């Protein structure tokens, strides 16, 4: 240098035929226990890599571009 995949919550990942984003863990708080853990119930937590374009509307669709990971050469 070329192909493909991938970037979404403190982690691990859905959401990918365009309509204002979710779940597991963790974190707080609550019930229970003598007291911890486990359980069970509640909440916090995102300018969906970044910049532009299409569109009424973009996490999704184009384009460059940065960052990871596989392959070729």
């Nucleotide at each position: 240098g070329c192909u493909g995949g991938g970037g979404u919550a403190g982690c691990u990942c859905a959401g990918c035929c365009g309509g204002u984003a979710g779940a597991g863990c963790a974190g707080c708080g609550g019930u229970u226990u003598u007291g911890u853990a486990a359980a069970c119930c509640g909440c916090c937590g995102g300018u969906c890599g970044u910049c532009a374009g299409u569109u009424c509307g973009a996490u999704u669709c184009u384009g460059a571009c940065c960052c990871c990971c596989a392959g070729c050469u």
Transfer RNA from a Candidatus Omnitrophota bacterium, 73 nucleotides, folded computationally. Taxonomically the source falls in Candidatus Omnitrophota (Bacteria, Pseudomonadati). Its mean pLDDT, the model's own confidence on a scale to 100, is 83.